[in-house]
Order: sequence, then C1' cells, then structure tokens
RNA sequence: UGAGUCGGCCGGGUGGCCGCGGCCCGGUCCGCCGGGCUGAGGAAGGUCGGGGCUCCACAGGGCAGGGUGCUGGCUAACGGCCAGUCGGGGUGACCCGCAGGAAAGUGCCACAGAGAACAGACCGCCGAUGGACCCGGUCCGCCGGGUCACAGGCAAGGGUGAAACGGUGCGGUAAGAGCGCACCAGCGACCGGGGCGACCCGGCCGGCUCGGCAAACCCCACCCGGAGCAAGGCCAGACAGGGGAUGGGCUGCCCGCCCACUAUCCCCGGGUAGGCCGCGUAGAUGGAUGGCCACCGCGCCGCCCAAGGCGGCGCACAGAACCCCGCCUACAGGCCGACUCACCGU
Repeated sequence: UGAGUCGGCCGGGUGGCCGCGGCCCGGUCCGCCGGGCUGAGGAAGGUCGGGGCUCCACAGGGCAGGGUGCUGGCUAACGGCCAGUCGGGGUGACCCGCAGGAAAGUGCCACAGAGAACAGACCGCCGAUGGACCCGGUCCGCCGGGUCACAGGCAAGGGUGAAACGGUGCGGUAAGAGCGCACCAGCGACCGGGGCGACCCGGCCGGCUCGGCAAACCCCACCCGGAGCAAGGCCAGACAGGGGAUGGGCUGCCCGCCCACUAUCCCCGGGUAGGCCGCGUAGAUGGAUGGCCACCGCGCCGCCCAAGGCGGCGCACAGAACCCCGCCUACAGGCCGACUCACCGU
C1' cells in the first nucleotide's frame, strides 16, 4: 500500500418561525389564553423464546401431548449469553453446525443395477472335485494327456450407483477370499496419564470390519397447567323475557379437589357499546413527539485558473401503546480498536 476477519460506536448539529401531547403555575367572559418543564429507537419493528403482572379449585397425581438435546458456567427464566469439546470450511485472522442414541426394536434407502443390509452373480475368473467326449497306454481293475463349460466353486477385475459389506502388499489357491501375515484406517474391550466435564494423549489386545437416515416411528435425559392488558377490577347506564340441561368449575381423558343445590352456570332471544383504574417523571385510547427557512457538517456531480471557490442533488431503516430480559429481521453514510494475509522499504 492492497485485500480481509472480528468487536464496539455514531447514525446529522445550531438558530429562528409555525404547530402537537402530558404535567405544573397564573389568568379567565369557563369557550379558552399566557408562561415554564418535558416528550421515541438501536432496532420502538417481527410478536419468535422467557419472565413479571392478572384471572381461572392458590392449579395436586397419572396417561396423552408439546418443547429442548455435546460439556461447564451465568441468569428471575429462556430455544439466550460466556468459555470450552467435537465435526466441517478457510493459506490465515476467523467462520459455520437442526452436535444425545443407528452395537435396543421397527421402518425406509428413489433412479440405475445381478445385488441396497445377517446382500448379490450381469460380464468375468476357475473348473482342483464330479460328469460328457477325444487321443494314447494297459497287467482290463484302470492310468496319463487334452477338449467342453454340464454340475459346481469364486468374488480378484469390469460395470451400476450418493452408497456395493475395509485399503495396500506378500503369502496362499484350480481360481479366489482377513483364508493367513505385515502395515494403515475404523470399531470394541482393558490399562496408564491429563481435564470438574464434553473429551484428549499414549500403550496393549481382539480379524471384530459392524453402511446411511432419528427434520421416520421410537428410546433416553431434562423441562412444560391454561388463557392473556380486548388480562382483570370499579362506577354509571340500558333491556324482556322465554325455554332447555342436571350439574358446573382448572386442557383431551382418568383420578383427586372445590362450588352449587335450582341459579351468580350452559344454550336461545333481547339490551347496553360510556367513564375510571390497571398504566410507569414519554404515555394516548382514533392514537402527541411534526413542518418550513437559514447556516454548518458529510457524500456525489458539474463549472471556474491547480490550492480553493461557486452551484445543484442527496443524508438511511423506521414511530413507543402493560413492563422487562433476549433472539431475529431492516438500515444511506461514517468513526474507533484489535488481528490476519500478500507485496514493498529499512
């Protein structure tokens, strides 16, 4: 200098004029007027996870159902955060992971292919052994050689596939094969060491060679009662009752508990559709937090004589509604810090 990785932050400033919500003070002809203070975000957004809060027997047990899923810690809690382990990617800083169990069981593995899971034989190899035929010999019992590829043996090589039941080499054999052996890879048992742990390092033994999918059922461990501020409470107001069930209340079921015993519950019909609290030193309940101008700042473009000046355009995503902790998503432009790689100079 160029390319990149990670983390943090800002996301226009000042002044003037007009305007809006809330609170306080003063005035008032009760309609309002004046003054002061205060009034959005890093995501207020999506409403995805969790908690507070409220109501439902103060909500207990079981089944069913749902969620989470490497380890340790943090937290009120979480599917969040921090640190690590393992796997994958990158030259690297670093990034990504829907990361328990497939050697409990069941199931699935398209197409192609002979065969897709205690597999299989299309091409191929062999044909030792048995068989058929030919030639030669013969002591007539058979013996030797050859051909065929009939029975049969094999899985090395070819071929299919995402995946074909370890790899390389030597031995072995009729041909072959962990069939035997050496090394490598994997798996499992044992031993030693390190770590709280996930796990890591080393040794030794066993030919054990065992495919993948659990975001298929399932198994294991842990967690979960339901509904939500239109929760819920109070006040005011309106109306017209009639009928039904025998039970109703906390999910689907069971148990258990509670409340009612004839209405304060359910269904049908009619009526009301207001206010206050909940609600927070932003805070409504048709939803305030805005607009214009000037100067400055930043970026881009054009012109002028380079330093510089002038003019034009642009400055994002987005707007609290019970509160809080997270996650995810959107975002013009810019700043800071740490680190990596390449090249150059000393």

A computed fold for a 346-nucleotide RNA from an Acidimicrobiales bacterium, annotated as Bacterial RNase P class A. It matches the Rfam family "Bacterial RNase P class A". The family's RNA type in Rfam is ribozyme. The sequence is in RNAcentral, with records from ENA. Of the family's consensus pairs, 93% are formed in the model.